Background
This is a predicted structure of a 534-nucleotide part of an RNA (small-subunit ribosomal RNA, 5' domain) from an uncultured prokaryote.
Context: one part of a larger RNA
RNA sequence: GAUUGAACGCUGGCGGCAGGCCUAACACAUGCAAGUCGAACGGUAACGGGAAGAAGCUUGCUUCUUUGCCGACGAGUGGCGGACGGGGGAGUAAUACUUAGGAAUAUGCCUUUGUGUGGGGGAUAACUAUUGGAAACGAUAGCUAAUACCGCAUAACGUCUUCGGACCAAAGGGGGCUUUCGGGCCUUCGGGCUGCCGCUUUAUGAUGGACCUGCGUUAGAUUAGCUAGUUGGUGGGGUAAAGGCUUACCAAGGCGACGAUCUAUAGCUGUUCUGAGAGGAAGAUCAGCCACACUGGGACUGAGACACGGCCCAGACUCCUACGGGAGGCAGCAGUGGGGAAUAUUGGACAAUGGGGGCAACCCUGAUCCAGCAAUGCCACGUGUGUGAAGAAGGCCUUAGGGUUGUAAAGCACUUUCAGCAGGGAGGAAGUUGAGUAGGUUAAGAGCUAACUUAAUUGACGUCACCUGCAGAAGAAGCACCGGCUAACUCCGUGCCAGCAGCCGCGGUAAUACGGAGGGUGCGAGCGUUAAUC
Numbered sequence: 001g002a003u004u005g006a007a008c009g010c011u012g013g014c015g016g017c018a019g020g021c022c023u024a025a026c027a028c029a030u031g032c033a034a035g036u037c038g039a040a041c042g043g044u045a046a047c048g049g050g051a052a053g054a055a056g057c058u059u060g061c062u063u064c065u066u067u068g069c070c071g072a073c074g075a076g077u078g079g080c081g082g083a084c085g086g087g088g089g090a091g092u093a094a095u096a097c098u099u100a101g102g103a104a105u106a107u108g109c110c111u112u113u114g115u116g117u118g119g120g121g122g123a124u125a126a127c128u129a130u131u132g133g134a135a136a137c138g139a140u141a142g143c144u145a146a147u148a149c150c151g152c153a154u155a156a157c158g159u160c161u162u163c164g165g166a167c168c169a170a171a172g173g174g175g176g177c178u179u180u181c182g183g184g185c186c187u188u189c190g191g192g193c194u195g196c197c198g199c200u201u202u203a204u205g206a207u208g209g210a211c212c213u214g215c216g217u218u219a220g221a222u223u224a225g226c227u228a229g230u231u232g233g234u235g236g237g238g239u240a241a242a243g244g245c246u247u248a249c250c251a252a253g254g255c256g257a258c259g260a261u262c263u264a265u266a267g268c269u270g271u272u273c274u275g276a277g278a279g280g281a282a283g284a285u286c287a288g289c290c291a292c293a294c295u296g297g298g299a300c301u302g303a304g305a306c307a308c309g310g311c312c313c314a315g316a317c318u319c320c321u322a323c324g325g326g327a328g329g330c331a332g333c334a335g336u337g338g339g340g341a342a343u344a345u346u347g348g349a350c351a352a353u354g355g356g357g358g359c360a361a362c363c364c365u366g367a368u369c370c371a372g373c374a375a376u377g378c379c380a381c382g383u384g385u386g387u388g389a390a391g392a393a394g395g396c397c398u399u400a401g402g403g404u405u406g407u408a409a410a411g412c413a414c415u416u417u418c419a420g421c422a423g424g425g426a427g428g429a430a431g432u433u434g435a436g437u438a439g440g441u442u443a444a445g446a447g448c449u450a451a452c453u454u455a456a457u458u459g460a461c462g463u464c465a466c467c468u469g470c471a472g473a474a475g476a477a478g479c480a481c482c483g484g485c486u487a488a489c490u491c492c493g494u495g496c497c498a499g500c501a502g503c504c505g506c507g508g509u510a511a512u513a514c515g516g517a518g519g520g521u522g523c524g525a526g527c528g529u530u531a532a533u534c
Stems, first nucleotide, its partner, number of pairs: 001534004006530005013381001015379004020373001021339001026337003030334003035080003040077002043073002047071003050067008087292001089290001096217002099214004105209001110205001112203001114201001116199002118152001120150002127142006158167003172197002175194002185192002218264003225255003230252008267289004271282004294315005317328004345371001347370003353367001354365004384414004394405004418475001420470005428461001431457006439449003478523005483504003489518005499506002
């Protein structure tokens, strides 16, 4: 000199953008952070309609009862999603990361593609009844549905194979003109038919994973030897898959001064800071990967987890209890206590972007987008402009003549950025819904789809950005330093005292070095100090 996730002191006008627990991976009150689908199912607790019945009268509405008939929908069965998104960095020196390769792998939803979607069965929750328990939560009996569950059939370009053969599946749902003729056909009047969403199996691509190998990635030798599933082979087992991954037997190997083993420290990288570079330091924010979710262990479900807001066991801690037993996990967003020099609101909205569910409308989303707080940083703007010598008054200095503060002020003439008040006002909006009409599908003018046209409608931010008007210089300057390094000097006070100090050093009666004042220098909504890196 540059830099910072900074802190402290003094001071402080406005805006844009960015960042904001570096310490206790310490403990957590409260609220929210993962739901959704009635177009899978039986249904109807609540709300709103309809229908039927009864009563009241004010004779067309009030009340009551019944009814899932409709819009919808609590709880339940079922599906998909809770493995993403979000968090902090404890552990990890290599089961990690970076880079370059490899072969023995599985992959829900999605793309393309072939085939099938036939015929049956038995349960169970909800519910009802009885009943246990303080509660959490159950028990027994009975009824019922499905895209829940289980057989049968079918079975390949699928899997296995001794190449003869053997084996393996499914599920349905909702939409379709007229009711007189007509309009495609058949009909047992259910439908077949048609188109949409699904389901089964096969192949393919994509996506995101799992595995293996080489080079590289901190310090210590006051750590020199380490290793029995250890190194290799064969057989069995296991995995999606190679493999001591596991097991029985056999052999006796494997690693190491090119640093094994042990110990300490540490998430890694893109990058960031500095530097002319070489290098050195760091790994906040943002992005990629990893590991973790009160501590330790385990599996279940599933395409995917050994699962932050799932389950089981053990432990510590907290809470409830009728003492028999139960409940919990903020390293999600806010917030609290504690620790600390130190780090924010128990805010708004799903309007946009993205995600989950759904045919869709839509619902959910502390992801996200915004707002709030604090000069934490960077950037931009302002705190007036011109004129004005009687060089005013006052202050300070003085050789008492004057000098300086100083065009500075006052005065005069202007301007109104920003802030304030009032009015106007884009863009962030793409979509969505209704109507119309080409085209496509189809037997069809139905239904569905749909480029296009048209109407309505969707903004948290927001009293937004921006523009116009109004009034008035009006509301807006400090901090550090002035002995040398280092730009900037005099007076007074003090008298080795009080004090200063980054280094040299200053102060013991004329201190440009302490304290105050006047003046000056440097930066400026900041300025200094401390800490840290180059």
Model confidence (mean pLDDT): 86 of 100.